Context: one part of a larger RNA
Parts: sequence; C1' cells; structure tokens
RNA sequence: GGCGCACGGGGGAUGCCUCGGCAUUGAGAGGCGAUGAAGAGCGUGGAAGUCUGCGAAAAGCUUGGGGUAGUCGACAAACAGGCGAUGAUCCCGAGAUCCUCGAAUUAGCGUGCACUGAAUUCAUAGGUGUACGUGGCCAACCCAGGGAAUUGAAACAUCUUAGUACCUGGUGGAAAAGAAAGAAAAAUCGAUUCCGUAAGUAGCGGCGAGCGAAAGCGGAAGAGCCCAAACCAGAGGGGUUUCCCUUCUGGGGUUGUAGGGCCAUUCAUAUGGGAGUUACAAAGCGACAGCUAGCUGAACAGCUUGGAAAGGCUGACCAUAGACGGUGACAGUCCGGUAAGCGAAAGUUGAGCGCCUCCCGAAUGGUACCUGAGUAGGACCAUGCACGUGAAACGUGGUCUGAAUCUGCGGGGACCAUCCCGCAAGGCUAAAUACUCCUCAAUGACCGAUAGUAAACUCAGUACAGCGAUGGAAAGGUGAGAAGAACCCCUGCUAGGGGAGGAAUGUGAACCUGAAACCGUGUGCUU
Repeated sequence: GGCGCACGGGGGAUGCCUCGGCAUUGAGAGGCGAUGAAGAGCGUGGAAGUCUGCGAAAAGCUUGGGGUAGUCGACAAACAGGCGAUGAUCCCGAGAUCCUCGAAUUAGCGUGCACUGAAUUCAUAGGUGUACGUGGCCAACCCAGGGAAUUGAAACAUCUUAGUACCUGGUGGAAAAGAAAGAAAAAUCGAUUCCGUAAGUAGCGGCGAGCGAAAGCGGAAGAGCCCAAACCAGAGGGGUUUCCCUUCUGGGGUUGUAGGGCCAUUCAUAUGGGAGUUACAAAGCGACAGCUAGCUGAACAGCUUGGAAAGGCUGACCAUAGACGGUGACAGUCCGGUAAGCGAAAGUUGAGCGCCUCCCGAAUGGUACCUGAGUAGGACCAUGCACGUGAAACGUGGUCUGAAUCUGCGGGGACCAUCCCGCAAGGCUAAAUACUCCUCAAUGACCGAUAGUAAACUCAGUACAGCGAUGGAAAGGUGAGAAGAACCCCUGCUAGGGGAGGAAUGUGAACCUGAAACCGUGUGCUU
C1' cells in the first nucleotide's frame, strides 16, 4: 500500500409525520368608495424588536345578547402592576372614535336653478354661486369600440392563426338575447337562452391549408307586456280668431284569422271575479322559516406488560351516536365532538301566507280616421352572416338618392309568377346559461417539505439582484412532559468530555429515523 472485519466522524438520502397547499361538490355572497374605498405611511403595550389588533377615545370605548372561571393576543418564559360571581377575559349584533397619504377633492366634469354678462341693441357664448350626481379600486364571467403577429399553408401574397392576444369604454350578479315584417314547405310550428343530436352533414375554400352551419328531433327552463298614432277632455302659447296650428297633462289604445278609433243598435254589473312587489302601478306591516353567538347530548371496570394503556386477558354497557380529532402505544363507553333535538335582545335574508294595494265589459252593422319617414327600397363602396363576389338572397354601415299607407308593406337564397308566412322603421322583461377575489360545509385510487401555492418556517412576494419595468429564493420535526441536565470531576475556566439525575445507553438543543459519497481509528491476512 491492497483486501477484509469491528467501531467512529461526516452528510442529510430514506421512512414516518403535518398548524400548508391542490382539486371538486353543495349552499351563500357577488361588491367597496366623497358618510372618503382598496392600498400605504406613522403611531399605539409598564418594558427593545417583529407579527396581529387598533387609531391621539389607539391589543382598545359604549350598549344589546351569548357564555363561565379565570384573565391582561403571538414569537415568549419570567418580572412589575391590574381586572374578575356587582360576571371579567372571550364570542356574536349594533353604535362611537377612526392620525397622515391615497379617486384625494378648497379641484374637475355633467345636469338643474339663481345672479351676472362680451364682440353686438336685445340675445347668446362666457363667468360666479348653489343643489344633486359623477370620479377611484376590484379575480373571473359579460357587452361594446378598436385590433395584431409568430404560426399553418411543408416557400408565399388571397386564406389561416383570429375577431384570438392586447388596448379602451360600460353594466350586472349575472350580462347579452327576447315576445316574429320568424322558421318552414303543400304539413305545420309558435319569444329568447342553454345542453344533446342533426354533423364534421349541407356548404364555403389559391375547391389548397383549412373553415363549417341551420331547420328538425330529444331535453333544461318557461311569462308575457308597455308606449307612439287615430279620438276625447283640461290647461297654456301662437295665428289670418264662429276657426286653425302647436305644447303639456289625463283618458283611450297596442294587433296580422288584421287590430284599434268614431257612429248606430243590442246585451251585461260587484256581498262577485282576477292580479300583484323581477317586466306588466306602487309602499309597507305581521306571522313563519333561515343566517350572523350558542345549548343539551348515551354508555367501563378489574387484572397484566410497560415510563405511560387506549395494547393483552376477563367480565359488562350505549347506540337515531362504531364520523373524526385528541389524550404518555391502537379508546363506541376519558376529553372535544358525532346522531338527534333546542336557541336570538339586535342586525339581515326570504319561496309561499295574512293584512294591504290595483284592475274589471262584450257582440253585430256602418265609416275608411290611425297603425312608428329622410324610414323601407335603389346605386356605388365596405362589412357581418359557416358563405373568400360568387347566381348571393338576408342583416349592418358610409356617400348619393328615395316610396307605399291595409285594394297596404316585408320575406320564403339572383329574378318573375302562383301560393304560403309575417307586420319593420319605439321600448321593457324573470328562469334555464357563464364565472369565483370571497364565506360556510363536505369530499379526494390529490401532494407530503427538491413534492404541494413562489411562499407549511418568529419575519415570503420577504432576503437578495436590477437605475427601472421586473426577476425572486433557501429555510419544517428534542421529548409524553423542559423534566432543557442540580451536584461532582478533567481543562485555558472556553470548547468538549466523564459521572449523577431522568422510560430510554445513541431524544442533549448543530436535537426523530440517520443511507451513500468522503475521512479516520483498531485489528486479521498479504506485499
């Protein structure tokens, strides 16, 4: 030196664990803000720091409930000083206080009113004041205005990616859409939305790459209404004043088998009937039931091993409760709970109910008054429709034009006829649908500290890097209990070690287990 064996150091793998995450389901909530938000700063304790709470009334104040013996939040034990059966601490409801910055506002903008007031007489613009509103933040969902490129087409230009990403504006708990100028086809259906299917079909397409319906059928959910106009009444204004025009308010009226108005005729009436708080008018009260604290809640002992019993043995009990968690090892009967049942002064929510509130005519005949105009349609140019200009209907927009009035008008994929369907140019509308910053409950052939959120950790969007936008970690485990090793010994009085004590000698704080690399000590064999 090599090969073994034994014992160590080192290191932190592995196993076990989990006050953290991830995902899903059900219910709730779906906003906060000039009564100053979100967020930030600075303060605030007897005592230095950080977190949490709070705001100069500052780990808190008042009050209404709940609750019961301790308590003055955490790291973090002790000390000092307090509070509490005259009910503290703690939990829930309501209120008070609430520094500075921040939309941050003694401002800006919009609307109304009043006063002023140019060029320019009146007036208008403008100005001033005042009242009301608005502004900012917020995860996704939704609607609208703008709107790429990488990419694919094996290149690339139409096309695709894609009306996606992104920017902007806006509303709501959902939004949007919505009660046929519809869809169909010789038969009909009857607002919208969503799901399945139809169907990768019909089609579109440098007919390339690709894009890609709808009706129908089966389901979820279901709900329909209000104006404008004709006509009438009232009030006001104007004019050419027996009348006409116009404004406002009220009545009337709302549709396609056309409906309504007006006129005439006939019938009818409430001690009844109908409807209602999300549209169709609108405000509230009560009971009841939830939510925001809580409460009751069954049943086990002995022996034995052990540091410790919940283990083993023996004998019992409860069960509408043998879910789960904890307790010195594995507990239905030890603790918290679980099944079941009960509970609210105050705040808040609500399907349905009561009170309450609102409404109540129809037929026949005649008349031809009304039924949404710079609209429909047309031309040119774009664009949306699965549909790229195509035979291109239909919808929307820009420019230029420009009807009809129920004997009317639109559509049925060029266009025409026949036939059929509908009634545009005004508006509102729940549910079924989408999403989850957030709350509660529950679940997992989800993770278990290089995983799972970036973040399980006193102190993570921290330390640190960057001028900045921004990027962004590492880091869990003594033990049942600190009982965290009194006392003795070696020593430099330090590290470390040896006794003692303590279930535990190797649980000793660089602390569970403690693999490998790597480094040693002793010893056997061999050179």
Predicted 3D model of a 527-nucleotide part of an RNA (large-subunit ribosomal RNA, domain I) from an Actinomycetota bacterium. The organism belongs to Actinomycetota, within Bacteria.